[in-house]
RNA sequence: GUUCCUGUAGCACAUUGGAUAGUGCGUUGGACUUCUAAUCCAAAGAUUAUGGGUUCAAAUCUCACUUGGGACG
Repeated sequence: GUUCCUGUAGCACAUUGGAUAGUGCGUUGGACUUCUAAUCCAAAGAUUAUGGGUUCAAAUCUCACUUGGGACG
C1' cells in the first nucleotide's frame, strides 16, 4: 500500500429493518444468616465508536472517518 473482519452498559458477549436494545459477571440496596460466604429479590448503568445518506421506520442497509486485529505485498 491492497484487502477482510471488528467496535453495543464497568468487563465479556447477544440482538432476521418493525422499535421499552437484552444475558452473564461486576456495582448498589434489600431479604435470609449470630457474622461472613452462598442463595433469592430489586435497582442503577447504553444516544449500539463518530459524522452523513437511504427508508414510514436503522444497532442492522449504505458512504466517509476512526479503533483493534488478520491475510497478501